[in-house]
Context: one part of a larger RNA
């Protein structure tokens, strides 16, 4: 200058503290470690790994493993010859990959395409994120980093940017040897909460709702109060009040932070194998340990019947009414919908009724044995649904932790990416019902300023 102090002032932040609901105890579900294992493919590891790369492991993915095979190669260009065909289909032989052998036969001759050869070459999810690019993660949406020119200091450097206020802010405002600008804050970009116009298909009563566009609307603008002032406190109009709620958007830089396995490259290694093909098998193991969740342990419940109310989104190898047939999953038929038209589509907690009446239970569902749907060349390793049976462990969880401040916590369904089809209890959205507390900053933890 800067970092650090169990120095010292002052702010802040779900940091406490005041609540709520949790997790740590069970059963399971994913992810690690660890252990096995032929293989359990690699990466991530304090905070910032651990339902993370992975928005989908039965083959395939698939990098590992065994076996079977191939070497100018599965993919690129470049030369030489040959051939007219090539993809395919049949048949054998095999696990297949590929080998034979036959059938087929576009089109029109520098040429595709197929093949032989030899060679430059290709290839590599092979190493090294301590050689790199690009891209992300942190601190942190924290408030903060600097630049010109002047001024001071022999110089590093200061200075401004520091001081009195004030703000979510380096927000402004006053002062000041410092005047000024640049990059973050704000604002501008979309969403939502009000209204004016304008349109009206497929929604409709077109006025209203809805929808879609083009505008309004807030700005401390008014009033009081304090205050030099910024601005802060309180009310008034208002659909909305001091950033209105949300959401994109991350400064100079920090961690030799992650990622050669998204890609892209040095360099190094590999070259009949560290590259291609194929079956099959592993990534799904299982004493034990850890983290993330689901779903309980009930009566603010569980079961039965009735009833009622959305918002988003998807949809042709696709959504699939309705009808029939099954207890069911779901199967047979089938109509309309490239969608404000048709569909998924009855939303679920809710409300009205009956039941149980405190038990390991009509609570809880794991476990297991039958029977069957369904996707798919295939469901044994390894799939998800369904009926019947079966009915584990759990009675609110030690020390210790976590989110959370308002349409939130908490509950409660819905829909969607991946996806044939799922281990989805995950992600990401949607909406319904809807809370309790905050005295304060003395402590803990992070950060900012002097």
């Nucleotide at each position: 200058u800067g970092a650090c102090g169990g120095g010292g002032a002052c702010c802040c932040g779900c940091a406490c503290a005041a609540g709520u609901g949790g997790u740590g105890g069970a059963u399971u579900a994913u992810g690690u470690u660890g252990u096995u294992u032929a293989a359990u493919u690699c990466g991530a590891c304090g905070g910032c790994c651990c339902a993370c790369g992975c928005a989908a492991a039965a083959c395939c993915u698939u990098a590992c493993c065994a076996g079977g095979g191939c070497u100018u190669g599965a993919c690129a260009u470049g030369u030489u010859c040959g051939g007219c065909a090539a993809u395919g289909c049949u048949a054998u032989a095999g696990a297949a990959a590929u080998a034979u052998a036959g059938c087929g036969g576009a089109g029109g001759u520098u040429a595709a395409c197929c093949g032989a050869a030899a060679c430059a070459c290709a290839g590599g999810u092979g190493g090294u994120g301590c050689a790199u690019g690009g891209u992300c993660g942190u601190c942190g949406u924290c408030a903060g980093c600097u630049c010109g020119u002047g001024u001071c200091g022999u110089g590093a450097g200061a200075u401004g940017u520091u001081g009195g206020g004030u703000u979510a802010a380096g927000u402004c405002c006053c002062g000041c040897a410092a005047c000024g600008a640049g990059c973050g804050c704000a604002a501008c970009c979309c969403u939502u909460a009000u209204c004016u116009a304008u349109a009206g298909u497929u929604a409709u009563u077109u006025u209203a709702u809805c929808u879609a566009u083009c505008g309004a609307g807030a700005c401390u603008g008014c009033c009081a109060a304090c205050g030099u002032a910024a601005g802060u406190u309180g009310g008034a109009g208002g659909a909305a009040g001091g950033u209105g709620g949300g959401g994109a958007c991350g400064a100079c830089g920090c961690c030799a932070g992650a990622u050669c396995u998204u890609c892209a490259u040095u360099c190094c290694c590999u070259u009949u194998a560290u590259g291609c093909c194929c079956u099959g098998g592993g990534c799904u193991a299982c004493a034990a340990a850890c983290g993330u969740a689901a779903u309980a342990c009930a009566a603010u419940g569980g079961u039965u019947g009735g009833u009622a109310c959305a918002a988003a989104g998807a949809g042709a190898a696709g959504c699939c009414a309705c009808a029939a047939c099954g207890c069911a999953a779901g199967u047979u038929g089938g109509a309309g919908c490239a969608a404000a038209u048709c569909c998924c589509u009855u939303a679920a907690a809710g409300c009205c009724a009956a039941u149980c009446u405190c038990a390991g239970u009509u609570c809880g569902g794991a476990u297991c044995g039958g029977a069957g749907g369904c996707u798919g060349c295939a469901a044994u390793u390894c799939g998800c649904c369904u009926c019947c049976g079966u009915g584990a462990a759990g009675u609110u969880g030690g020390a210790a932790u976590c989110a959370c401040u308002a349409g939130u916590a908490a509950u409660c369904g819905c829909a969607u990416a991946u996806c044939a089809g799922a281990u989805a209890u995950g992600g990401u959205g949607c909406g319904g019902u809807g809370a309790a507390u905050g005295c304060g900053u003395u402590c803990u933890c992070g950060g900012g300023u002097c």
Record summary
Predicted 3D model of a 450-nucleotide part of an RNA (small-subunit ribosomal RNA, 3' major domain) from an uncultured bacterium. The RNAcentral record of the full RNA draws on ENA. It matches the Rfam family "Bacterial small subunit ribosomal RNA". Its mean pLDDT, the model's own confidence on a scale to 100, is 86.